[in-house]
RNA sequence: ACUACAUCCAGAGAGGUGGAGGGAUCAGGGCCCGAUGAAACCCAGCAACCGGCAUAUGCACGGUGCUAACUCCCCCGGAAAGCUUUACGCAUGAGCUAACCGGAAGAUGUUCG
Numbered sequence: 001a002c003u004a005c006a007u008c009c010a011g012a013g014a015g016g017u018g019g020a021g022g023g024a025u026c027a028g029g030g031c032c033c034g035a036u037g038a039a040a041c042c043c044a045g046c047a048a049c050c051g052g053c054a055u056a057u058g059c060a061c062g063g064u065g066c067u068a069a070c071u072c073c074c075c076c077g078g079a080a081a082g083c084u085u086u087a088c089g090c091a092u093g094a095g096c097u098a099a100c101c102g103g104a105a106g107a108u109g110u111u112c113g
Stems, first nucleotide, its partner, number of pairs: 004110005013043001015042003021033003028074003044067003048064004052059002071105001075103004081097005
C1' cells in the first nucleotide's frame, strides 16, 4: 500500500511574516476565494481519532488532523414538485431541471500488516 472501523450539513483570528496565487483528489469542467492580501511559515484557535489526566462528563497536556462555500458542485441509483413535447384539450408516453434519500469514490484518524 491493501483490509477493517469511525467521522466528513457543526466548530475554529479583524494576529505577525510573506507577496500572487488558491479551493484535500490522476486529470478535466463549472463555480467561487484572493492587493479590503493567495500559498507557505509562526502564533492563536477548533475538537474527529489515538495517547495522557480526570470521570457518565470534560481538559487541550502530547501525536496526527482541521480553521470559506455540504467532501464547494460535477459519479451511480431512487425521487416530491416543476417545465417542455406528442396534438387544440385531458389521460398516457418521452425528455429536461430538481429539494431530498441511499450508495460508490475520496479525505482524515485509528487498526491489521
The RNA shown here (SAM riboswitch aptamer (S box leader)) has 113 nucleotides. Its mean pLDDT, the model's own confidence on a scale to 100, is 77. Rfam family: SAM riboswitch aptamer (S box leader). Rfam links the family to the GO term regulation of gene expression. It was read from a public genome assembly, where an Rfam model found it.